Model confidence (mean pLDDT): 87 of 100. Small-subunit ribosomal RNA, central domain from an uncultured bacterium, 350 nucleotides, folded computationally.

Context: one part of a larger RNA
RNA sequence: CUGGGCGUAAAGGGAGCGUAGGCGGUCGAUUAAGUUAGAUGUGAAACCCCCGGGCUUAACUUGGGGACUGCAUCUAAUACUGGUUGACUUAGAGUACAGGAGAGGGAAGCGGAAUUCCUAGUGUAGCGGUGAAAUGCGUAGAUAUUAGGAGGAACACCAGUGGCGAAGGCGGCUUUCUGGACUGACACUGACGCUGAGGCUCGAAAGCGUGGGGAGCAAACAGGAUUAGAUACCCUGGUAGUCCACGCUGUAAACGAUGAAUACUAGGUGUAGGGGGUAUCAACUCCCUCUGUGCCGCAGCAAACGCAAUAAGUAUUCCGCCUGGGAGUACGGCCGCAAGGUUGAAACUC
Numbered sequence: 001c002u003g004g005g006c007g008u009a010a011a012g013g014g015a016g017c018g019u020a021g022g023c024g025g026u027c028g029a030u031u032a033a034g035u036u037a038g039a040u041g042u043g044a045a046a047c048c049c050c051c052g053g054g055c056u057u058a059a060c061u062u063g064g065g066g067a068c069u070g071c072a073u074c075u076a077a078u079a080c081u082g083g084u085u086g087a088c089u090u091a092g093a094g095u096a097c098a099g100g101a102g103a104g105g106g107a108a109g110c111g112g113a114a115u116u117c118c119u120a121g122u123g124u125a126g127c128g129g130u131g132a133a134a135u136g137c138g139u140a141g142a143u144a145u146u147a148g149g150a151g152g153a154a155c156a157c158c159a160g161u162g163g164c165g166a167a168g169g170c171g172g173c174u175u176u177c178u179g180g181a182c183u184g185a186c187a188c189u190g191a192c193g194c195u196g197a198g199g200c201u202c203g204a205a206a207g208c209g210u211g212g213g214g215a216g217c218a219a220a221c222a223g224g225a226u227u228a229g230a231u232a233c234c235c236u237g238g239u240a241g242u243c244c245a246c247g248c249u250g251u252a253a254a255c256g257a258u259g260a261a262u263a264c265u266a267g268g269u270g271u272a273g274g275g276g277g278u279a280u281c282a283a284c285u286c287c288c289u290c291u292g293u294g295c296c297g298c299a300g301c302a303a304a305c306g307c308a309a310u311a312a313g314u315a316u317u318c319c320g321c322c323u324g325g326g327a328g329u330a331c332g333g334c335c336g337c338a339a340g341g342u343u344g345a346a347a348c349u350c
Stems, first nucleotide, its partner, number of pairs: 004322003007305002012319001014202004021195003025088007033081002035077008048066007092192001093189003097184003104178007111155001116150007126137002163170002207248006216242002221237004259318006267296011300307002324349002332343004
């Protein structure tokens, strides 16, 4: 190389855009590079295989034949692939048009409930907390309750295996800017496509830098308990942080532990967004259909669990990855302010 795999055994890159490359719709013409056939030349000898010879035999040796599956040139074929060229409409892809849906993204403004704090009133001895307590708060008037004010963060109900987004993720209301998907008609372009090594961009939480902010919560820390001990679980406090702006970090059980794309392969039943038809005064209903999202289930697959048109089925294309531990370690490179990330061995051992 051939070959086997990647839901849970080792193995899908966190996600997208996209360069090179690989692969690619229908019908012609042409070419003959791949491909196929034939011919010629070459493919040293030895070795190898077959038939013989020589040493008593064999090993050994020797004659003849085959083979050397390759390469070059020439001639021919043209189904497929490739090159060149022409066309195609639509079945791929896209544009325009008409619609409805949505926590998709950015910015600004606004709202109510609640917690905390402050001020004032009422009011008096407790409050709080636990398995039980204590630390803590309170006669300098707490807890409770009423009124007013301040400030920050999060948006109950609606809420739904509901919606949107490539993933991370997105949920009060209004305005504004903006991306994508879906449906319907078919007007237009005419293969413009798929994948994608490098590359670029996005990327939860925590963490880092500078400057703000700080209500609640809360690593660290302090105290009280528990306990043999208790650097914990429980309680009272409490600082970073959590929030905002700008920049960095670039990782997660970044999970559907399931790469992307296309086609095909029984059904049944929910649900979300559209479209069409039937019926009707109208709505409801019923039927068909497209897109998404769930459940059940046949064939098939699977070690089993299970998957099953949202495949883990049947096929094709492209990428990534796997092969005991040592080890995602060491060394080196690159990136980072650092923390660290990324790339990534070997000895040894089994």
The RNAcentral record of the full RNA draws on ENA, Greengenes and SILVA.